[in-house]
Context: one part of a larger RNA
RNA sequence: AACGAACGCUGGCGGCGUGCCUAACACAUGCAAGUCGCGCGAGAACAGGGAGGCAACUCCCUCAGUAAAGCGGCGAACGGGUGAGUAAUACGUAGGUAACCUACCCUCGAGACCGGGAUAACCUACCGAAAGGUGGGCUAAUGCCGGAUAUGACCACGGGAGUUUCGGCUUCCGCGGUGAAAGCUGGCCUCUGCUUGCACGCUAGUACUCGAGGAUGGGCCUGCGCGCCAUUAGCUAGUUGGCGGGGUAAUGGCCCACCAAGGCUAUGAUGGCUAGCUGGUCUGAGAGGAUGGCCAGCCACACUGGGACUGAAACACGGCCCAGACUCCUACGGGAGGCAGCAGUGGGGGAUAUUGCGCAAUGGGCGAAAGCCUGACGCAGCGACGCCGCGUGGGUGAUGAAGGCCUUCGGGUCGUAAAGCCCUGUCGAGGGGGACGAAACGGCUUCGAUCGAAUACGUCGAGGCCCUGACGGUACCCCUAAAGGAAGCACCGGCUAACUCCGUGCCAGCAGCCGCGGUAAUACGGAGGGUGCGAGCGUUGUUC
Numbered sequence: 001a002a003c004g005a006a007c008g009c010u011g012g013c014g015g016c017g018u019g020c021c022u023a024a025c026a027c028a029u030g031c032a033a034g035u036c037g038c039g040c041g042a043g044a045a046c047a048g049g050g051a052g053g054c055a056a057c058u059c060c061c062u063c064a065g066u067a068a069a070g071c072g073g074c075g076a077a078c079g080g081g082u083g084a085g086u087a088a089u090a091c092g093u094a095g096g097u098a099a100c101c102u103a104c105c106c107u108c109g110a111g112a113c114c115g116g117g118a119u120a121a122c123c124u125a126c127c128g129a130a131a132g133g134u135g136g137g138c139u140a141a142u143g144c145c146g147g148a149u150a151u152g153a154c155c156a157c158g159g160g161a162g163u164u165u166c167g168g169c170u171u172c173c174g175c176g177g178u179g180a181a182a183g184c185u186g187g188c189c190u191c192u193g194c195u196u197g198c199a200c201g202c203u204a205g206u207a208c209u210c211g212a213g214g215a216u217g218g219g220c221c222u223g224c225g226c227g228c229c230a231u232u233a234g235c236u237a238g239u240u241g242g243c244g245g246g247g248u249a250a251u252g253g254c255c256c257a258c259c260a261a262g263g264c265u266a267u268g269a270u271g272g273c274u275a276g277c278u279g280g281u282c283u284g285a286g287a288g289g290a291u292g293g294c295c296a297g298c299c300a301c302a303c304u305g306g307g308a309c310u311g312a313a314a315c316a317c318g319g320c321c322c323a324g325a326c327u328c329c330u331a332c333g334g335g336a337g338g339c340a341g342c343a344g345u346g347g348g349g350g351a352u353a354u355u356g357c358g359c360a361a362u363g364g365g366c367g368a369a370a371g372c373c374u375g376a377c378g379c380a381g382c383g384a385c386g387c388c389g390c391g392u393g394g395g396u397g398a399u400g401a402a403g404g405c406c407u408u409c410g411g412g413u414c415g416u417a418a419a420g421c422c423c424u425g426u427c428g429a430g431g432g433g434g435a436c437g438a439a440a441c442g443g444c445u446u447c448g449a450u451c452g453a454a455u456a457c458g459u460c461g462a463g464g465c466c467c468u469g470a471c472g473g474u475a476c477c478c479c480u481a482a483a484g485g486a487a488g489c490a491c492c493g494g495c496u497a498a499c500u501c502c503g504u505g506c507c508a509g510c511a512g513c514c515g516c517g518g519u520a521a522u523a524c525g526g527a528g529g530g531u532g533c534g535a536g537c538g539u540u541g542u543u544c
Stems, first nucleotide, its partner, number of pairs: 001543003005540005012390006018383002020348001025346003029343003034074003039071002047062006081301003091225007100218002105214007113147004122137006153178003157174007183206006192199003227273003234264003239261004244256003276298004280291004303324005326337004354380001356379003362376001363374004393423004403414004427485001429480005437471001442466009488533005493514003499528005509516002
């Protein structure tokens, strides 16, 4: 000098930050990932009204094509948490990939034809305490399957050119083989079909399929750098290499069969201990040393261990399966769960916050959109935990009042300090006004352009109006009253700024080091005075 600090005494206000460093201990409760009806089939109830009826009740309309559920699509691999493991499959940096992938987005090219069989929801029968499950029957799709087509793509063969690290790579031509698709919404009647008008027609938008390129994000490989211990000296059989194969998006002992006997190591292998890495942070004149909390990038993990499925991507925190420990439910047959998400609880600890508000903004998911979801985020709450700012008043006032302390008893000092008088109005209090953050999206409307058969719809652009604020009646401004509500802590022997009296008597005690205390203690305790800092001041811990 610094701190994610803690403890003691004290404590007025505000702004901005920051807050489980310990038990990666266990978790009650609520919330944290949904969305799309413009993909699809089906479709309530309560309630209100009406009709029939003595009533019970039945039927119709509205509620409502709403809710809830289901099939399907996209998302759920992002965002958020933690630092256990990891000393190198990590990270940092510089490269390589002629050994690779990339959903959604953008650009370009080509297409989207003809068919089929199911299944959930639902109905029904049944099993189970529950969780849940079984059989039968019906049905739809942008769900599934078959065929056609193939600019490209992939595979095999043949030929040519360029390049090459001689392994290949790029490119052209020929022949053969393999492999796609899905609709929906708005508008319209120009074409086609029926022909009032509607559609499987046209048109616009969006979605779909194949291919090429881009963008973005990743996978893999390589060089160098990146702890301690030699009181760890030898380690290694998938081990090291080859051939062939499997597997992967892709190289590779990644895996397998066979063959060879290699590979690493005092330039520190192997083993042990410790540890997430970095940008940075602290310190220091620097070199260096220490450190990696908040924020940002990367990695790893998600009760413990293992495994795969789906998918463009996971071996997947709030998915699945198995095993284990633990907790809970049970009708004892069997089931359910995973806060290292946000709050919160117990426990551990010297120690670390609210079971808050809002999606108004920013960002994300889905959707054509309205919108829905979002403990990301924006805010608020608590804590002097840190930094910064402000205040606790200003002027005047000498018989130097009273009082305290000291005294050589003359006096000195606290001390212009107080009182008194004159002012001011920050903060706090009360009252009134009152934001920026919000212009986008969207809606309405006017004009223009574009598409088109179209004066329709849609799209784009320009202008006008409207809608939207958690924070918050907050910030800020004005008014009112009033010095009124707001100072402590440590130290005073030397280092080190600051001295006397009393008490005590090697006691009680102090102490960072030197050292004080045994009857005159500036070193213990109290008082007066002083010094230093100040809403803080000290102590402890840790680093330089």
RNAcentral holds the full RNA, with entries from ENA. Predicted 3D model of a 544-nucleotide part of an RNA (small-subunit ribosomal RNA, 5' domain) from an uncultured bacterium. The coordinates come from a structure-prediction model, not an experiment, and the mean pLDDT is 85.